Predicted 3D model of a 371-nucleotide RNA (Bacterial RNase P class A) from a Pseudomonadota bacterium. NCBI's taxonomy places the organism under Bacteria, Pseudomonadati, Pseudomonadota. It is recorded under the gene name rnpB. The coordinates come from a structure-prediction model, not an experiment, and the mean pLDDT is 77. Rfam family: Bacterial RNase P class A. It is annotated as a ribozyme. The sequence is in RNAcentral, with records from ENA.
RNA sequence: GCGGGGGGCCGGAUGGCCGCUUCCGGACGGCGCCAGCCGAUCUGGAGGAGGAAAGUCCGGACUCCACGAAGCGACGGUGCCGGGUAACGCCCGGGCGGGGCAACCCGACGGAAAGCGCCACAGAGAACAGACCGCCCCGGUUUCGGGGUAAGGGUGAAACGGUGGGGUAAGAGCCCACCGCGCCCCUGGCAACAGGGGUGGCAAGGCAAGCCCCACCGGGAGCAAUGCCGAAUAGGGGACCCCCAUGGACGGCUUCGGUUCGGGUCCCGGGUUGGCAGCUAAAGCCCGUCGGCAACGGCGGGACGAGAGGAAUGGUCAUCCAUCGGGCUUCGGCCCGUUGACAGAAUCCGGCUUACAGGCCCUCCGCGCAC
Numbered sequence: 001g002c003g004g005g006g007g008g009c010c011g012g013a014u015g016g017c018c019g020c021u022u023c024c025g026g027a028c029g030g031c032g033c034c035a036g037c038c039g040a041u042c043u044g045g046a047g048g049a050g051g052a053a054a055g056u057c058c059g060g061a062c063u064c065c066a067c068g069a070a071g072c073g074a075c076g077g078u079g080c081c082g083g084g085u086a087a088c089g090c091c092c093g094g095g096c097g098g099g100g101c102a103a104c105c106c107g108a109c110g111g112a113a114a115g116c117g118c119c120a121c122a123g124a125g126a127a128c129a130g131a132c133c134g135c136c137c138c139g140g141u142u143u144c145g146g147g148g149u150a151a152g153g154g155u156g157a158a159a160c161g162g163u164g165g166g167g168u169a170a171g172a173g174c175c176c177a178c179c180g181c182g183c184c185c186c187u188g189g190c191a192a193c194a195g196g197g198g199u200g201g202c203a204a205g206g207c208a209a210g211c212c213c214c215a216c217c218g219g220g221a222g223c224a225a226u227g228c229c230g231a232a233u234a235g236g237g238g239a240c241c242c243c244c245a246u247g248g249a250c251g252g253c254u255u256c257g258g259u260u261c262g263g264g265u266c267c268c269g270g271g272u273u274g275g276c277a278g279c280u281a282a283a284g285c286c287c288g289u290c291g292g293c294a295a296c297g298g299c300g301g302g303a304c305g306a307g308a309g310g311a312a313u314g315g316u317c318a319u320c321c322a323u324c325g326g327g328c329u330u331c332g333g334c335c336c337g338u339u340g341a342c343a344g345a346a347u348c349c350g351g352c353u354u355a356c357a358g359g360c361c362c363u364c365c366g367c368g369c370a371c
Base pairs, nucleotide, nucleotide: 001367002366003365004364005363006362007361008360009359010358012320013319014318015317016316017315018314020048021047022046023045024044025043026042027041028039029038030037031036050342054353055352057351058350059349060348061347062222063221064220065219067257068256069255070254071253072252075218076217077216078215079214080094081093082092083091084090095109096107097106098105099104110213111212115211116210117207118206119205132153133152134149135148136147137146138145139144161179162178163177164176165175166174180202181200182199183198184197185196186195187194188193226277227276228275229274236268237267238266239265240264241263242262247261248260249259250258284304285302286301287300288299289298290297291296321340322339324337325336326335327334328333
């Protein structure tokens, strides 16, 4: 200098004028004996969208639901080990496998001798398979027939262990060495696993993001949850089924406990579209310190902290900044034009995923050059 990898941050700034909204205080007006309450008025002060507010994919807090506990089942989710967390399918560390020269990145990562299923076509044969070409032996000798073989070739995504040697008529774990695989043992590690030793010639491919088996987890809805006030109507009507207290019902079944007094299905019809609360101090954020490889946790401090209600944070002017393009240059810089990303809270958090013009910082790897 070029090209890559990992992490963090900003994402326009300042000023003037006009405007919106939440909270606190004051004035004014109204009500009230007081305390105080109300106000679409005026005024002072403190605040007012995000790193993703998005997707609604996970996990919760919270609210409601007569069901609650235990066991079994159905359905769904997760799936190597250890740790973190309120929890998770997330995060951190590690193991193994894969990609990359590397920094690093990815992993739907338990089980294939519990069972079922699939592997098209090609090919002799695709899981206790198989002989097309070839090789060897015998007969015959143009063709051909019989037997052996699975090392070579071919087909295929994949061919029933691999390489080398011996042996053989030619071959084959037939035998041997090493590798692989099964079983047993030792060492290190909490563990996943890694290393080593012994033993056995050892049929046992792939797919479980096919069904399945195993382990663990999971009640259902959701702030349009829910609660209060006001108002209004029709304490409406009909059909069918089951049961009726030693009983029925209570989002699968059983046992125990508990609640309740009928339960279920369908059809016709009426009222309420108002107001207030929920609604923002959070497992929140920032700083310091201690522990830990880290995620994170303990302790101390803090002048940080949106709450709308059809939905607030805007408009305008000026200057500056940044990107891109062009021109000029005394190389200090100047002028003109264009552009300034993704995008907007709605109960609130912890994550993941997706989108993002432009810019800055830290760190690592590779290549090249110079000293």